[in-house]
Context: one part of a larger RNA
């Protein structure tokens, strides 16, 4: 390679935007590039297959025929693929109405709570732990009351609950501003899917500058534990953690499940619209479409389990596996301010 594959055995790029590229609804016409037929011409000899012949036979040698997937030139055919040219509406979009939601972003405003500062009330003790001890306190501490400053986080409501591609989003408002769903019509007429490079987004840790810094808190110091304890416990504690702005590209970045469409019983919760019945009040019931969940025919899995949110039955396009170990490493190239990332081997060796 062909193949078989990718939820847990090796494998889905964290995710999204898109460039080339691959792939693409219905209908009519017209063309003849692919695509199928026919005919000539080529397709050297030799060998390979078939017939007969030479050597005593055979190997071997001659001879005649077939055969030569392929080319090229012509003549036809016109479902399909391409292309042109006209048209459609059911993908797709817009437009117009309505809900819903912790979707981004900026300013802004509120309690509670820790913690420090002032002041009062008040005496010996507080804190901590399996037990204690380092530590804090007669220079007045814990405790409790009022005043004050500051940074950070948003009890309840909170859900199996809502939004986003993802990562991620959670006190109140106000201002910019993305996406998605419902519903009736209308209008664009295939404008689609998918994506190799490429761009952007990306948790936390770390980095640079420059603020800020209550609480927490690697790192360190101390006290215990303990044969020892560079640790689980405790008492401090520095970076970090928080904001500005610029880097880092990482994840068990996970549904361990790539995107897109279309087929293929059903049952019952939740949420977001719609209609239908009811009451004219919102439920309740019944029906539709978008989401999120459990269980579950058919099916498919090695099995566990998946089951209309498929891992089931097709297609379309990207991606990635190919025995354990060396090794996601060395070398080299690109990136990076640096840790380090991306790409990615081999000898050995079992």
């Nucleotide at each position: 390679u062909u193949g078989g594959g990718c939820g847990u055995a090796a494998a889905g790029c964290g995710c999204a935007c898109g460039u080339a590229g691959g792939c693409g609804g219905c209908u009519u016409g017209a063309u003849a590039a692919g695509u199928c037929g026919g005919a000539u011409g080529u397709g050297a000899a030799a060998u390979c297959c078939c017939u007969c012949g030479g050597c005593u036979c055979a190997a071997c040698c001659a001879a005649g025929g077939a055969a030569g997937u392929g080319c090229a030139u012509u003549c036809g055919a016109a479902a399909c693929u391409g292309u042109c040219a006209a048209g459609c509406u059911u993908g797709a979009g817009u437009a117009c109405g309505a809900a819903a939601g912790a979707g981004g972003a900026u300013c802004g405003c509120g309690g509670a709570a820790u913690u420090c500062c002032c002041g009062g009330u008040g005496u010996a003790g507080a804190g901590g732990u399996g037990a204690a001890a380092u530590u804090c306190g007669u220079a007045g501490a814990u405790a409790u009351c009022g005043g004050g400053a500051g940074g950070a986080a948003c009890a309840c409501c909170a859900g199996u609950g809502g939004c986003g591609a993802a990562g991620g989003c959670g006190g109140c408002g106000a201002u910019c501003u993305g996406g998605g769903u419902c519903g009736a019509u209308a209008c664009u007429g295939a404008c689609g899917c998918u994506g190799a490079g490429g761009u952007g987004c990306g948790a936390a840790a770390g980095c640079g500058u420059g603020g800020g810094g209550a609480g927490c808190a690697a790192a360190c110091a101390g006290g215990a534990u303990u044969a020892g304890a560079u640790a689980c416990c405790c008492u401090g504690g520095u970076a970090g953690u928080c904001c500005a702005c610029g880097c880092c590209g990482u994840a068990a970045a996970c549904g361990a499940u790539g995107a897109g469409u279309g087929c293929u019983a059903g049952a019952u919760g939740c949420u977001g619209c719609g209609g239908g019945u009811a009451u004219u009040g919102a439920c309740c019931c019944c029906c539709g479409c978008g989401g999120u969940g459990u269980c579950g025919a058919a099916g498919c899995c090695a099995a566990c389990g998946c089951g209309u949110u498929a891992a089931g039955c097709a297609c379309u396009c990207c991606g990635c596996c190919u025995g354990g170990g060396g090794a996601g490493u060395a070398c080299g190239g690109c990136c990076g301010c640096a840790a380090g990332g991306c790409u990615a081997a081999a000898a050995c060796u079992c």
Molecule: small-subunit ribosomal RNA, central domain
Organism: Myxococcales bacterium